RNA sequence: GAUCCCACCUCGGGGUGCCCUAAGGGGCUGAGAUGCAUCUGCGAACCCGUUGAACCUGAACCGGCUCAUACCGGCGGAGGGAAGGUCAUGGUCACGCAU
Numbered sequence: 001g002a003u004c005c006c007a008c009c010u011c012g013g014g015g016u017g018c019c020c021u022a023a024g025g026g027g028c029u030g031a032g033a034u035g036c037a038u039c040u041g042c043g044a045a046c047c048c049g050u051u052g053a054a055c056c057u058g059a060a061c062c063g064g065c066u067c068a069u070a071c072c073g074g075c076g077g078a079g080g081g082a083a084g085g086u087c088a089u090g091g092u093c094a095c096g097c098a099u
Base pairs, nucleotide, nucleotide: 001093002092003091004090007086008085009084010083011049012048013047014046017028018027019026020025034043035042036041037040055080056079057078061074062073063072064071
């Protein structure tokens, strides 16, 4: 001079679908399919936060498959996407000086 595994704290981002129904509910996938209310806000759980495939856009996309969602492949590592602090008078690496 550069850098910060792990852990912790605080903060932030995100989605909530498909099928059946006698409308009470039941089934499926998934980490998650939710509660209240003034009805578009506040929460819960869960996932994710730049080493970012959480999630959004293209997309009412293309091929396979399914009752449909889901799933597999493509689009595609395409375009977007939410972070600071502590630990640290520390660790590691590089360079210089002295002995």
Record summary: The RNA shown here (TPP riboswitch aptamer (THI element)) has 99 nucleotides and comes from a Paracoccaceae bacterium. The prediction has a mean pLDDT of 79. NCBI's taxonomy places the organism under Bacteria, Pseudomonadati, Alphaproteobacteria, Rhodobacterales, Paracoccaceae. It matches the Rfam family "TPP riboswitch aptamer (THI element)". From the family's description: Vitamin B(1) in its active form thiamin pyrophosphate (TPP) is an essential coenzyme that is synthesised by coupling of pyrimidine and thiazole moieties in bacteria. The previously detected thiamin-regulatory element, thi box was extended, resulting in a new, highly conserved RNA secondary structure, the THI element, which is widely distributed in eubacteria and also occurs in some archaea. Analysis of operon structures identified a large number of new candidate thiamin-regulated genes, mostly transporters, in various prokaryotic organisms. The THI element is a riboswitch that directly binds to TPP to regulate gene expression through a variety of mechanisms in archaea, bacteria and eukaryotes. through a variety of mechanisms in archaea, bacteria and eukaryotes. Tandem TPP riboswitches have been reported where both TPP riboswitches respond independently to TPP. The structure of TPP riboswitch has been reported for Escherichia coli and Arabidopsis thaliana.